[in-house]
Molecule: Bacterial RNase P class A
Organism: Sphingobacteriales bacterium
């Protein structure tokens, strides 16, 4: 310098004219004047968590659902930060160990029940090829016995390597390793780690059922509350009136509550307007201040940054920032073209998805120079 990946930030700006919505002030009360403001990093998906409002004056059990290493952050979360272990890969070794990176839907396989197809002798009561011993027959076979080191099958086949030993082999023996369990010591808040001793060898799968621990009330702004007005608070029917019909609290049970001028169902009639919720908050910005490895948190200073209700936040013109393309030119430069995903609707914190271009930082690789 270039390439790839990851993270953070930006997501154009100014002026003029006209148009729309909104806040404040003034008055001649008209949509008039003046001043201020007006769609994002995801506003998207509706996947999580809450605030808020209601059920409602509270509960218990079962079911169902969610989460799952440890510690911390947060209002909370299935989120974030740090640490730990680690499938697997690289390096290394006789084999190891040590070292580096790192997926992880990271509790439990010694509570129990299942499953591991096909291939293969066998998926755990093992022998297809092979090796060895011995017998028979003759140039290549048969029978019996032993074997699990070599080969084959497979995702996975009785802990690895080396040596000894054996008829051939095997932890059969030795040396050096490695896995599991238990106990002890040391370090750490903890998960865990190191060392020592004893003991031990089939695994995998819970994203199979299951077990353990922790947690969860429901609905959703078309929620919900209030005001004005109008009509016929009309008719019929069923059950019921405290020995409680019907209804509510998630799905069920218990329990609790509303309930007598009752409740449910059907027919018919009136209304379709307004206000609140609705934007001052777990708020934004700055900080060369404190604490913390960090996520964050405290302090200080400063700001008020859309509020529509079928839904406004726009159009045109000029200049210009950044990046890229084309043409002309030796070059400076000039002219011209293009720039994504996409629109608030109660609010906020996360996650996921879409996306043009730029800047900065980090990691890895390549090339050049010193």
């Nucleotide at each position: 310098a270039c390439u790839a990946c990851a993270a953070a930030c930006c997501a154009g700006g100014c002026c003029a004219u006209c148009g729309c919505c909104u806040u404040g002030u003034c008055c001649u009360u008209g949509u008039g004047a003046c001043a201020g403001g007006g769609a994002g990093g995801a506003a998207a998906g509706u996947c999580c968590g809450g605030g808020c409002a209601g059920c409602a004056u509270a509960g218990a059990g079962c079911a169902a659902c969610g989460c799952a290493g440890c510690a911390g952050c947060u209002a909370a979360c299935g989120g974030c930060u740090g640490c730990g272990c680690a499938a697997u890969c690289c390096u290394g070794u006789a084999a190891a160990a040590a070292g580096g990176a790192a997926a992880g839907a990271c509790a439990g396989a010694c509570a129990g029940u299942g499953c591991c197809a096909c291939a293969g002798a066998a998926a755990a009561u093992a022998a297809c090829c092979g090796c060895c011993a011995c017998g028979c027959c003759u140039u290549g076979g048969c029978a019996u016995g032993g074997u699990a080191a070599g080969g084959g099958u497979g995702a996975a086949a009785a802990u690895g390597u080396a040596g000894g030993g054996u008829a051939a082999g095997a932890g059969c023996c030795u040396a050096c390793g490695g896995g599991g369990u238990u106990u002890g010591u040391u370090g750490g808040u903890a998960a865990c780690a190191a060392c020592a001793a004893a003991u031990u060898g089939g695994g995998g799968u819970a994203a199979a059922c299951c077990u353990u621990g922790c947690g969860u009330g429901c609905u959703g702004a078309a929620a919900u509350g209030c005001c004005c007005a109008a009509u016929a608070g009309g008719c019929g029917u069923a059950c019921g009136u405290u020995u409680g019909a019907g209804g509510g609290c998630u799905g069920c049970u218990c329990g609790c509550c509303c309930g007598a001028u009752g409740u449910g169902c059907g027919c018919g009639g009136g209304u379709a307007g307004g206000c609140a919720g609705a934007u001052a908050c777990a708020g934004g910005u700055g900080u060369u201040g404190g604490c913390g490895u960090a996520a964050g948190u405290c302090g200080c200073a400063u700001c008020g940054c859309a509020g529509a209700u079928a839904a406004a936040u726009g159009a045109u013109g000029g200049c210009u920032a950044a990046a890229g393309g084309a043409u002309a030119g030796u070059a400076a430069u000039a002219u011209u073209c293009u720039u994504a995903c996409a629109g608030a609707a109660c609010c906020c914190g996360g996650c996921u998805u879409a996306u043009c271009g730029g800047u900065u930082u980090g990691u890895a690789g390549u090339u050049u120079u010193u």